[in-house]
A computed fold for a 131-nucleotide RNA from uncultured Jatrophihabitans sp., annotated as SAM riboswitch aptamer (S box leader). The sequence is in RNAcentral, with records from MGnify. The source organism's lineage runs through Bacteria, Actinomycetota, Jatrophihabitantales, Jatrophihabitantaceae and Jatrophihabitans. Model confidence (mean pLDDT): 82 of 100.
RNA sequence: UCUCAUCCAGAGGGGCAGAGGGACCGGCCCGACGAAGCCCCGGCAACCGCGCGCGAUGACUCUUCUUUCGAGACGAGGCCGCCGCACGCAGGUGCCAACUCCGGCCCGCGUUCGGCGCGGGAAAGAUGAGG
Numbered sequence: 001u002c003u004c005a006u007c008c009a010g011a012g013g014g015g016c017a018g019a020g021g022g023a024c025c026g027g028c029c030c031g032a033c034g035a036a037g038c039c040c041c042g043g044c045a046a047c048c049g050c051g052c053g054c055g056a057u058g059a060c061u062c063u064u065c066u067u068u069c070g071a072g073a074c075g076a077g078g079c080c081g082c083c084g085c086a087c088g089c090a091g092g093u094g095c096c097a098a099c100u101c102c103g104g105c106c107c108g109c110g111u112u113c114g115g116c117g118c119g120g121g122a123a124a125g126a127u128g129a130g131g
Stems, first nucleotide, its partner, number of pairs: 001131007012041005020030003024104004042096003046093003049089003053085003057081002060077003064073003100124001105121006
């Protein structure tokens, strides 16, 4: 930097430090009852990974039937592959105020008309996986 997926769930204590922080802008918040940052310990479980179970499907095997002898159809089976779902673990990444804190751009509906409310989409951002 590109692609894809997700973003209404979940989860904080201590030490050092000392004024900022919530990406940007506006708002609204958090913060000397201690912000950012660093360290220690703990936790969460989104993605990857691992395990387990169930389901579906493909191939395979078998019985039966059909056959133009190439094969085809119903059914059954359990190993394997792939996919989906549920659960577990916490190895990799990540995360642990507020829905990504809310809005920003576009569309629709409503409107007491107020750059107001509701809904949808986009953009931007964050995280993961892959390139």